[in-house]
Molecule: Bacterial RNase P class A
Organism: uncultured Bacteroidota bacterium
RNA sequence: CUACAAAACCGGGUUAUCGCCUCGAGAACAUCGGGGAGGAAAGUCCGGACAGCAAAGGGAAGCGCACUACCUAACGGGUAGGUCUCUGUAAAAGGGGAACAGACAGUGCCACAGAAAAUUACCGCCCCGCCAAAAGCGGGGUAAGGGUGAAAACGUAGUGUAAGAGACUACGGUGUGCGUUGGCAACAAUGCACAGGGGUAAACCUUGCGUGCUGAAAUGCCAAAUAAGCGGACGUUCGACAUUGCCCGAUGGAGUCCGUGGGUUGGCAGCUUGAGGUGUUGCGCGAGCAGCAUCCCAGAUAAAUGAUAGCCUCCUGGCAACGGGAACAGAAUCCGGCUUACAGGUUUUGUAGUUUU
Numbered sequence: 001c002u003a004c005a006a007a008a009c010c011g012g013g014u015u016a017u018c019g020c021c022u023c024g025a026g027a028a029c030a031u032c033g034g035g036g037a038g039g040a041a042a043g044u045c046c047g048g049a050c051a052g053c054a055a056a057g058g059g060a061a062g063c064g065c066a067c068u069a070c071c072u073a074a075c076g077g078g079u080a081g082g083u084c085u086c087u088g089u090a091a092a093a094g095g096g097g098a099a100c101a102g103a104c105a106g107u108g109c110c111a112c113a114g115a116a117a118a119u120u121a122c123c124g125c126c127c128c129g130c131c132a133a134a135a136g137c138g139g140g141g142u143a144a145g146g147g148u149g150a151a152a153a154c155g156u157a158g159u160g161u162a163a164g165a166g167a168c169u170a171c172g173g174u175g176u177g178c179g180u181u182g183g184c185a186a187c188a189a190u191g192c193a194c195a196g197g198g199g200u201a202a203a204c205c206u207u208g209c210g211u212g213c214u215g216a217a218a219u220g221c222c223a224a225a226u227a228a229g230c231g232g233a234c235g236u237u238c239g240a241c242a243u244u245g246c247c248c249g250a251u252g253g254a255g256u257c258c259g260u261g262g263g264u265u266g267g268c269a270g271c272u273u274g275a276g277g278u279g280u281u282g283c284g285c286g287a288g289c290a291g292c293a294u295c296c297c298a299g300a301u302a303a304a305u306g307a308u309a310g311c312c313u314c315c316u317g318g319c320a321a322c323g324g325g326a327a328c329a330g331a332a333u334c335c336g337g338c339u340u341a342c343a344g345g346u347u348u349u350g351u352a353g354u355u356u357u
Stems, first nucleotide, its partner, number of pairs: 001353010012312007020036006038328001042339002045337005050215004057248003062211005067081005082100001083098005101206002106204002108200003122146002124142007154172006174195009219269004229260006241252004276295008313326005
């Protein structure tokens, strides 16, 4: 310097004129001053704050999570570690991933191939009989060798056997339990004992922990207008109906529902001072936490946040003059995450290559 991978940040600035929205001062549409769309505002996938359900209880279901410790208001999020695994290496280091409780509670499934997917014998090996002998046939034994397969009864070596086999021995390995050492822990190392088909729970299931519902068109208030409207069904303590996610229960209760007809479709609050931003100091491996200082940074309501011109920044064509271009995209109660989209630029780390300026 180039390429790849991962992470973080920026993703336009400034001047002038005019215009729009909002806040404050102001009698005032005058005038002056302050402010005005993101890193994702998107998706509506999670978690909350907040508001309401008058105030409790019991039960069933549904849903979510699942190694350990910590962070956080909380989360299915984040940080650090452990285990397994992928890549890489002579071996490492480094980088990536996990849907990471349980298969000894139970029920399922493992296609095809193969003899057989769990108590199997196709080929083969050994023994006996028939046969002059062999081939072949019949009976018995075997699971070490071969074949099929993703996977075939823990592996290697030996003893032993008619031939073999954990049948026995040695060394390993898997699982479970106990002890010692290190660690907050998950676990790691090590010793002893016992045991032997395997996989699958993103199959049903079991275990543990958690979880009320609705949603800003929430919710609350004010004003105005009309036709004590009309008809029907049910009901008034033997309780229609309403609220509580569902059931039980509880509470309220004289009206409720259907049809038809008339009036209104207005305004205010919620509404932006926050689990807030910025700087700095300290603690912590880190996510983060605490102290001090400082700042106020949209609040529209069919929806404002813009237009024009010049200069600058970035990309690009060109020797230059000069020309062209600048991504994804637009607040609507607010905040923290996750996921998706993104021209171009900057920074950090790792891997590989090139080069000797």